[in-house]
Molecule: SAM riboswitch aptamer (S box leader)
RNA sequence: CACUUAUCAAGAGCGACUGAGGGACAGGCCCUGUGAAGUCCGGCAACCUGCUAUAUGUAAGGUGCUAAUUCCUGCGGUAUACCCGAUAGAUGAGAU
Numbered sequence: 001c002a003c004u005u006a007u008c009a010a011g012a013g014c015g016a017c018u019g020a021g022g023g024a025c026a027g028g029c030c031c032u033g034u035g036a037a038g039u040c041c042g043g044c045a046a047c048c049u050g051c052u053a054u055a056u057g058u059a060a061g062g063u064g065c066u067a068a069u070u071c072c073u074g075c076g077g078u079a080u081a082c083c084c085g086a087u088a089g090a091u092g093a094g095a096u
Stems, first nucleotide, its partner, number of pairs: 003094006013041001015040003021031003025074004042066003047062003050058002052055001070088001075085003078081001
């Protein structure tokens, strides 16, 4: 990098450092020196492992996440709707 599968409407800081970008891509629309991204700490969640009272459990370990529905649209359908499905993307687990 590609493959299989599950999930993507909930949840989570008025912290420290540092300083200009960020929201995958394209078009929009937004966030941002009242501090972006990043690192640390905190937190959320419960996919895998663990633990136990085997559960709508727990939260020790491995990930993940912590503006806006995956921010919206991007292809198809209709009843034109915070609609349905697909694609793309993200994350976990597996497999090569």